[in-house]
Context: one part of a larger RNA
RNA sequence: CCCAGGUUAAGGAACUAGGCAAAUUGACACCGUAACUUCGGGAUAAGGUGUGCCAUCAUUAGGUGAAAGCCCUGCGGCUGGAGCCGAAGGUGGUUGCAACAAAGCGGUGGUAGCGACUGUUUACUAAAAACACAGGACUCUGCGAAAGCGCAAGCUGACGUAUAGGGUCUGACGCCUGCCCGGUGCCGGAAGGUUAAGGGGAGUUGUUAGCUUCGGCGAAGCAGCGAACCGAAGCCCCGGUAAACGGCGGCCGUAACUAUAACGGUCCUAAGGUAGCGAAAUUCCUUGUCGGGUAAGUUCCGACCUGCACGAAUGGCGUAACGACUUCCACGCUGUCUCGACCUGGGACUCG
Numbered sequence: 001c002c003c004a005g006g007u008u009a010a011g012g013a014a015c016u017a018g019g020c021a022a023a024u025u026g027a028c029a030c031c032g033u034a035a036c037u038u039c040g041g042g043a044u045a046a047g048g049u050g051u052g053c054c055a056u057c058a059u060u061a062g063g064u065g066a067a068a069g070c071c072c073u074g075c076g077g078c079u080g081g082a083g084c085c086g087a088a089g090g091u092g093g094u095u096g097c098a099a100c101a102a103a104g105c106g107g108u109g110g111u112a113g114c115g116a117c118u119g120u121u122u123a124c125u126a127a128a129a130a131c132a133c134a135g136g137a138c139u140c141u142g143c144g145a146a147a148g149c150g151c152a153a154g155c156u157g158a159c160g161u162a163u164a165g166g167g168u169c170u171g172a173c174g175c176c177u178g179c180c181c182g183g184u185g186c187c188g189g190a191a192g193g194u195u196a197a198g199g200g201g202a203g204u205u206g207u208u209a210g211c212u213u214c215g216g217c218g219a220a221g222c223a224g225c226g227a228a229c230c231g232a233a234g235c236c237c238c239g240g241u242a243a244a245c246g247g248c249g250g251c252c253g254u255a256a257c258u259a260u261a262a263c264g265g266u267c268c269u270a271a272g273g274u275a276g277c278g279a280a281a282u283u284c285c286u287u288g289u290c291g292g293g294u295a296a297g298u299u300c301c302g303a304c305c306u307g308c309a310c311g312a313a314u315g316g317c318g319u320a321a322c323g324a325c326u327u328c329c330a331c332g333c334u335g336u337c338u339c340g341a342c343c344u345g346g347g348a349c350u351c352g
Stems, first nucleotide, its partner, number of pairs: 001347008010338002014336001019333001027051005036041001038172001052094006062085003068079004095099001107331004112326002114323002119131002135170007147156003173318004178248003183245002185241005192236003198230002203225005210217002249267005276310001277307001288304005
């Protein structure tokens, strides 16, 4: 010097990204317990006091229940109280530094964020605010169901039947969930437009019996191509639908100081963001500004609103309880620190 422990004057988080680590607290009984609350909780809230042994009250309370007696004949009932067991407490005394004398055994409170909660997860760097969850909603499915596996047979769904089953989103509870259907999707419609195979065959080409003025013409058949016209769904089209995918403006002017603009004008749009919240797990400028807390606060809490770029089931805003979650503050406590020191054990080191 390293590792694992122990003690430490004065101070007590000054350490540090951060009280990380350590220390504090701790058991049982009694007293006593706030805001808030879904009335269950919060709560062991917080904060206090007591605890050994001896004597005595005391033959303690209480429990068990023998002998015996009576009624009776049953492994019966009633009375009875011996013996035994035995808390909790009052009073007095007594030892020690210390009596839950060891071990074991919660530190506490306040504030805010997120997630309701108990649960689940990256076996071996992440336990969380992620996943799940009861609850909510939309949608599909009438049963040989939809959906899924399989080439099929067949099977799951389900020996179920819409209070059932599948899919998607949201995520307890409370108050709520605004506007837009132009685009995309889905559902409905069937008049018109477009449209495949197929049907249809007008024509046209090849071949050649025959005819020929030798240039050609050319029936039937067999082949090739093939125009109108008739052809569904789909698409176009017409409607609906946002707890479907999604979207939710700009410029200019205006009021008895100034400032601001309830008001007006204009352009664009499918419609221009409602309630609530807001420098936020979202705010760039930004350590915004004001207030609180500190002697001093880029964090924190409360406000303001100029929201670069919140916003309503990709849910909005609250919320008791809960959390090995995250933030800030305080009390207690401490070798985290000022700033080190000492002790124990094991290494390192020297010798063998």
Molecule: large-subunit ribosomal RNA, domain IV
Organism: Alphaproteobacteria bacterium